[in-house]
c-di-AMP riboswitch aptamer (ydaO/yuaA leader) from a Thermoleophilaceae bacterium, 160 nucleotides, folded computationally. The prediction has a mean pLDDT of 75. Lineage of the source: Bacteria > Bacillati > Thermoleophilia > Thermoleophilales > Thermoleophilaceae. The sequence was found by an Rfam model in a public genome assembly. It matches the Rfam family "c-di-AMP riboswitch aptamer (ydaO/yuaA leader)". Rfam links the family to the GO terms cyclic-di-AMP binding and regulation of gene expression.

RNA sequence: CAGCAGUCAAAGCCGAAUCCGUUCGCAUUGGACGAGCGGAACGGGGGAACCACUGCGGCCCGAGCGGCCGCGGGGGCGAAUCGCCACCAGUGCGGUGGUGUAGCGCGACUUCCACGCGCGAGCCCGUCAGCUAACCCCGUAGGCAUAACGGAAGAGGAGA
Repeated sequence: CAGCAGUCAAAGCCGAAUCCGUUCGCAUUGGACGAGCGGAACGGGGGAACCACUGCGGCCCGAGCGGCCGCGGGGGCGAAUCGCCACCAGUGCGGUGGUGUAGCGCGACUUCCACGCGCGAGCCCGUCAGCUAACCCCGUAGGCAUAACGGAAGAGGAGA
């Protein structure tokens, strides 16, 4: 001098995931913390009319948006969709890696421009859900460590 790891402080990031009240616990009080209950706020799902939609095959009939059977399913949270290539495995529709992409996030007040850095997963319901007023139900977790004194406009604060 550079890199890596850890800790502390300030100010922050992804995400709906925050705040308030009350009861109990802890050691005398209070605070903090934890648990229960309630509320606000934020977020999600279900759920009329109108509108929209009506898989394939077989059989039946009174011939219809009909009934029965078989096959195929379908849907939700989230930015996380849709491809191409290679290898492995394999009679099944998979796995791994790479490379793009719809879309998404960050660069320390906000927006725009420009530049740069990333993500582009995972989980759930269980044959069932289009939209949807009233109404009903659910969640409030988890994980991180960015920074450039860029330009323009605006807001706010401080000082004189």